Predicted 3D model of a 372-nucleotide RNA (Bacterial RNase P class A) from Arachidicoccus sp. It is recorded under the gene name rnpB. Taxonomically the source falls in Arachidicoccus (Bacteria, Bacteroidota, Chitinophagales, Chitinophagaceae). The prediction has a mean pLDDT of 76. The sequence is in RNAcentral, with records from ENA.
């Protein structure tokens, strides 16, 4: 250059028409502003807020697991360390991270292999042995075959086999013991807040999984705006009063000052009355429908200076940037960019994570072709 993949920017303008929703002016017609996102999406992680729960210790469940810092906090972000993988001769440079502890205990460790954990198949060596062979030649000697022991030097298998290499020891070997080494743990010093590193001294070196169970150390109440709060029409009505009940409260109907019709049980008393059922009215709780409020001013937003390697913070100046409740943010035609512009659309609010995503730019990996 060109092609793929991976990060990161950026997330269509401008014209006219008509049409929605908030909010101001307006009597009212109408005008005028303002009107989705980088994720608004998956609710994974952390919080505002709200209501409930709540003596105080444990057990059980989940979660988090090197250091420092950053924030409201966080498993988020940033800076260091350290592993382990790419590239580079190397300085180093990019990625990932399931980066506490298998000398508490149990548990596994596929195939292969003798043996995967306190290893003996083969070898290698000592002993003791034979109705055994062969040789000297009559009690050896070598070989074999059993049996009892030592041995991790060599063989072969595996991701992985018991600290590498030399020397000495020794029946044969063995960190058995030396020297130079490697790991790990511990002490001291030197840098460094720290996690670490580096040097020295010791001590150990018979394995590995804790993306097994567990162990240690820190955290953690539950629910979520459909939360919660507050007005509360209508029908029903616990409750208080009053009235009837107690001879008339009251209620249907019609031609409505009227007329007709219907209208009430019990206890107790001698009676008068009294008390309750029931009926009527008033007040009044509680609460559905429906209505406000929560509700979008702020860990808010752009910019510039600072302070800091960073995340991030402080200051200044300016900006006001959806808020509905079946739930607005559109349609249509034109152009232009590049070609029919992609993934998608708020519903309490914020910070992160982690998925989608055209077309142009920037960058890194590879593969190609070409010139040098």
């Nucleotide at each position: 250059c060109u092609a793929u993949a991976g990060a990161c920017c950026c997330g269509c303008g401008c014209u006219a028409u008509c049409g929605c929703g908030g909010c101001g002016u307006g009597c009212a017609a109408a005008c005028g502003u303002c009107g989705a996102g980088g994720a608004a999406a998956g609710u994974c992680c952390g919080g505002a807020c709200a209501g409930c729960a709540u003596a105080g210790a444990g057990c059980a469940g989940c979660u988090u697991a090197c250091c420092g810092g950053u924030u409201a906090a966080a498993g988020a972000c940033c800076g260091g360390g350290g592993a382990u993988c790419a590239g580079g001769u190397a300085a180093c440079u990019g990625a990932u991270c399931a980066u506490a502890g298998c000398c508490a205990g149990c548990a596994c460790c596929a195939c292969a292999g003798a043996a995967a954990a306190u290893a003996a198949c083969c070898g290698c060596c000592g002993g003791a042995u034979a109705u055994u062979g062969a040789c000297c030649c009559u009690g050896g000697u070598c070989a074999u075959g059993c049996c009892c022991g030592g041995u991790a030097a060599g063989g072969g298998u595996g991701a992985a086999a018991a600290u590498g290499u030399a020397c000495g020891g020794u029946a044969a070997g063995a960190g058995c013991g030396u020297a130079c080494g490697g790991u790990a743990g511990u002490c001291a010093g030197u840098a460094g807040u720290a996690a670490u590193a580096c040097u020295g001294g010791u001590u150990a070196c018979g394995g590995g999984u804790a993306a097994g169970c567990c162990u240690u150390a820190a955290g953690c109440g539950c629910u979520g705006c459909a939360a919660u709060g507050u007005c509360a029409c209508g029908u029903a009505u616990a409750g208080u009063u009053a009235c009837g009940g107690u001879u008339g409260a009251g209620g249907g109907c019609g031609g409505c000052u009227c007329g007709u019709c219907c209208a009430a049980u019990g206890c107790u008393g001698a009676a008068a009355g009294g008390c309750a059922a029931c009926g009527u009215a008033a007040c009044a709780g509680g609460g559905u429908a429906g209505g406000c409020a929560g509700c979008u001013a702020c860990a808010u937003c752009a910019a510039a200076a600072c302070a800091g390697u960073a995340a991030u913070g402080u200051u200044u100046u300016g900006g006001g940037c959806a808020g509905a409740u079946a739930a607005a943010u559109g349609a249509u035609a034109g152009u232009g960019u590049a070609g029919a512009a992609a993934c998608a659309g708020a519903a309490u609010c914020c910070g992160g994570c982690u998925u989608a995503u055209g077309a142009g730019g920037u960058u890194u990996a590879u593969a190609g072709c070409a010139a040098u």